This is a predicted structure of a 325-nucleotide part of an RNA (large-subunit ribosomal RNA, domain IV) from Eubacteriales bacterium OttesenSCG-928-N13. The coordinates come from a structure-prediction model, not an experiment, and the mean pLDDT is 89. The sequence was found in a public genome assembly. Rfam family: Bacterial large subunit ribosomal RNA.
Context: one part of a larger RNA
């Protein structure tokens, strides 16, 4: 200098993206102990006290004794306030992410009548399941609480079968070829049966058109104009599109470009961070809304304890480095 580790005047996050690290708290007993709340919790909340040994005593106790120091060393919770995400215990990128990412109970569609659907295999067979719709697939949500608005035009799923279109079959009108025979002097023409080859009308299922349902199906939820006795605004009118024009509730948000929006609150000072407002660039309801006790090695802001993170750096120990054999 490098690692480990140990102390530290005064101050005490000033340090940094950020208390990262460190310190500090800490079993036991005895007091007390909020908001909230699903009444179970929250809770070891917080926040205080006690302790060693003699001797008396049945105990409770008293009374004494040493030391800085009586859970004498070691092992052993920091806590609070607020906010976002997920309710929770749980899973997870073996080897840079553990989380708001998966999964969960619950909720909901939908498929399946059993030799079930759905899968797996060329098939037999086999799972399903030695089960039977209070059951088994599949998607979506994702605990409880209060709720989940409107739109079936387009795409998809289901029913429908009058029409209109349609494939191979079936069908066989006509057409060609071929050739007896017949016409001719020949070249040639004509040609019936039969064999070949093509084919035109009829017929011809599903599916498509078509008619309806369906959104906790995949998805969608407007634009312009004017208008109230200051003024702004517009509860109101007009018009123009559409399938239909965004209800509740939230909202500068894990979404807000403009933006460090504007107030408010916390600080001497505050682009984060809390309450609020609403012009929502580009919030919205099972691609779920918006609340929620309790929980979380998650995120964010603030505090109280506490510290060599700092101001600002020092001593010291071990082990290297280094120097000499």
């Nucleotide at each position: 200098c490098c690692a480990u580790u140990g102390u530290u005047a005064a101050g005490g996050a000033a340090c940094u993206c950020g208390g990262c690290a460190a310190a500090a708290u800490g079993a036991c007993c005895c007091c007390g102990u909020a908001a909230c709340u699903u009444c179970g919790g929250g809770a070891u909340a917080a926040g205080g006290g006690g302790a060693g040994c003699c001797u008396c005593g049945a105990a409770a106790g008293a009374g004494g004794c040493c030391g800085c120091a009586g859970a004498g060393a070691a092992u052993a919770g920091g806590c609070c306030c607020a906010a976002g995400c997920g309710a929770c215990u749980g899973u997870u990128u073996a080897g840079c992410a553990a989380a708001a990412a998966c999964a969960c109970a619950g909720g909901u569609g939908u498929u399946u009548g059993c030799g079930a659907a759905a899968g797996c295999g060329a098939g037999a067979g086999c799972u399903g399941a030695c089960g039977u719709a209070u059951a088994a697939g599949c998607g979506c949500u994702g605990a409880c609480g209060c709720c989940u608005g409107c739109c079936c035009g387009g795409u998809g799923c289901u029913g429908g079968a009058a029409g209109g279109u349609u494939a191979a079959g079936a069908g066989g009108a006509g057409c060609u070829g071929u050739c007896a025979g017949c016409c001719g002097c020949a070249a040639g023409g004509u040609g019936a049966a039969g064999c070949a080859g093509u084919g035109a009308a009829u017929u011809g299922a599903a599916g498509c058109c078509c008619c309806a349902g369906u959104a906790a199906a995949c998805g969608g939820c407007g634009g312009c104009c004017g208008u109230a006795a200051c003024u702004a605004u517009a509860a109101c009118g007009g018009u123009c599109c559409u399938a239909a024009g965004g209800u509740a509730g939230c909202g500068a948000a894990a979404u807000u470009c403009c933006u460090u929006g504007u107030c408010g609150g916390g600080u001497a000072a505050g682009u984060u961070c809390c309450g609020a407002c609403c012009c929502g660039c580009a919030c919205g309801a099972a691609u779920g809304g918006c609340g929620u006790a309790a929980c979380g090695a998650c995120u964010u802001g603030g505090g109280c304890a506490c510290u060599g993170u700092c101001u600002c750096a020092a001593c010291a120990a071990u082990g290297g480095a280094c120097c000499c054999g």